[in-house]
Context: one part of a larger RNA
């Protein structure tokens, strides 16, 4: 820009893409078969491998500054307590998130038309013959069935709901303007993200920050007291601290405002 008014939702599916794998064990059954050795078809069940998709409840990994311990040195006048630097100084843990080695699912079932093959009926050719007319059975393959995209499918589809028949100029399915439903700009953001897009919100508000509470992490802070000559231990104290987690709460910021947008038939 188009889809013959303007919108917001929900969809149909022409077409396209993906997937499509397979082992072992048990049973049928030591049956059929076979002199024996051996040893099935068909059918039923269980459990794996590789591959794929999704997820983080579990097991773990990471978790660059969340907690603790600790070495050297410098600084805060000193003690104590802290901070800087030394690979994140080193070491032990670790929330969210992201992840696999973790765990959940998938290939199925079924239908249609067939290939090779096997048949029925059956002439040409009084017989025979699956074939010439006609009719069947039949594959991990083909078309569906399953998953995803999809109406620019210009053949531009469908359904539901909303907005209304405004002014000026005007021979016009014309132009211009202010509006409706609605949308955007702008702003606060994330289950989104390179940008854009998408999604959640903008005071009739819990969108983000803060604060409060909780969860989770670390592991019992500082100060003080007690015991000990002291290192240190114990008590106060399952403390203190705590990034992204879950709630509550308008304290802070989403203020104010602007633009576009039908008049068909």
């Nucleotide at each position: 820009c188009g889809c013959a008014g303007g919108a917001u939702a929900u969809u149909u599916g022409a077409g396209g893409a993906g997937a499509g794998c397979u082992g072992u064990c048990c049973u049928u059954a030591g049956u059929a078969c076979g002199a024996g050795a051996g040893g099935a078809c068909c059918g039923g069940g269980a459990u794996g491998g590789a591959c794929g998709c999704a997820c983080c409840g579990c097991u773990g990994g990471u978790g660059c500054a969340c907690c603790a311990g600790u070495u050297g040195u410098c600084a805060u006048g000193c003690c104590a307590a802290u901070g800087g630097c030394a690979c994140g100084g080193c070491u032990g843990g670790g929330c969210a998130g992201c992840u696999a080695a973790g765990u959940g699912c998938g290939g199925a079932c079924g239908g249609g038309a067939u290939a090779a093959a096997c048949g029925c009926u059956g002439a040409a050719a009084g017989c025979a013959u699956c074939u010439a007319a006609g009719c069947g059975u039949g594959a991990a393959g083909c078309c569906c069935c399953c998953u995803c995209c999809a109406a620019g499918a210009u053949a531009a589809g469908a359904u539901a709901u909303c907005c209304c028949a405004c002014a000026g100029c005007u021979u016009a399915a014309g132009c211009u303007g202010g509006u409706a439903a609605g949308a955007c700009c702008c702003c606060c953001c994330a289950u989104g993200g390179a940008c854009u897009a998408u999604g959640a919100g903008g005071u009739u508000g819990a969108u983000a920050g803060g604060c409060u509470g909780c969860a989770g992490g670390u592991g019992u802070a500082a100060g003080a007291g007690u015991a000990g000559u002291g290192a240190u231990a114990c008590u106060u104290u399952c403390a203190g601290c705590u990034g992204g987690g879950c709630a509550g709460u308008a304290c802070u910021a989403a203020u104010a405002g602007g633009u576009c947008g039908a008049g068909g038939g």
Large-subunit ribosomal RNA, domain VI from a metagenome, 265 nucleotides, folded computationally. The RNAcentral record of the full RNA draws on SILVA. Its Rfam family is "Bacterial large subunit ribosomal RNA".